[in-house]
This is a predicted structure of a 169-nucleotide RNA (FMN riboswitch aptamer (RFN element)) from uncultured Schaedlerella sp. Of the family's consensus pairs, 100% are formed in the model. The sequence is in RNAcentral, with records from MGnify. Model confidence (mean pLDDT): 81 of 100.
RNA sequence: UUCUUCGGGGCAGGGUGUAAUUCCCAACCGGCGGUAUAGUCCGCGACCCGCUUAGGAAUGGCAAAAGUAUUGUUUGUGCAGAUUGUAUGUUCCUUGUGCGGCUGAACCGGUGACUCUCAAUGUAGCAGAGGAUUCCGGUACCGACAGUAAAGUCUGGAUGAGAGAAGAA
Numbered sequence: 001u002u003c004u005u006c007g008g009g010g011c012a013g014g015g016u017g018u019a020a021u022u023c024c025c026a027a028c029c030g031g032c033g034g035u036a037u038a039g040u041c042c043g044c045g046a047c048c049c050g051c052u053u054a055g056g057a058a059u060g061g062c063a064a065a066a067g068u069a070u071u072g073u074u075u076g077u078g079c080a081g082a083u084u085g086u087a088u089g090u091u092c093c094u095u096g097u098g099c100g101g102c103u104g105a106a107c108c109g110g111u112g113a114c115u116c117u118c119a120a121u122g123u124a125g126c127a128g129a130g131g132a133u134u135c136c137g138g139u140a141c142c143g144a145c146a147g148u149a150a151a152g153u154c155u156g157g158a159u160g161a162g163a164g165a166a167g168a169a
Base pairs, nucleotide, nucleotide: 001169002168003167004166005165006164013025014024015023027153028152029143030142031044032043033042034041039141040140048101049100050099051098054094055093056092057091058090059089060088061086062085063084064083067079068078069077070076106139107138108137109136110135114130115129116128117127118125145156146155147154
C1' cells in the first nucleotide's frame, strides 16, 4: 500500500389494570482505544442538529421564442407564452468528504503490580515518596430517537454504520 474476515448486551418471577417486558416490587445488561483489569476517569464511535460536494425534482427570476394589437410598410411599443437556455434565488430528496455542535452516571475503605530516590555492589532493604475512581469489599448512580399504557432490555431505522481488532499478500 492492497485485500479479507470480525466488530452490542439485557426484564426471570410477581402486582395493578380493559390494555403495560413501558407504571410498581424485583431481575438482567454494559461498544472501541488509553491506563494496573473501567458502563461512571481521559478520548473515540454511532444517533440527532448545522455548514460543506455532486446530482435530480418543483417553483420563482433573467434571456430567447410561434402569435396578436397599433402603423400604408419597416422600426418601436403593449399583450401573450406551448417550448428552449441559464452556476440566478428558494424548498425538498439522494449521495460523498471534512469540520463544528449536542452527547448520561461514583463515592468510601482496603490491598499494592509497578516506578523513582537513598542505601548497597553481589545483593536487592524492618527506608522514603508516588502508585487501580479499573482489582477486592460496601453502598449508589446512568443509559439516544420513533412506535405503543409512559421503554437501557419489545418493535423499527439496523442483514445498516462504525470506533477499532485480527489475518493474508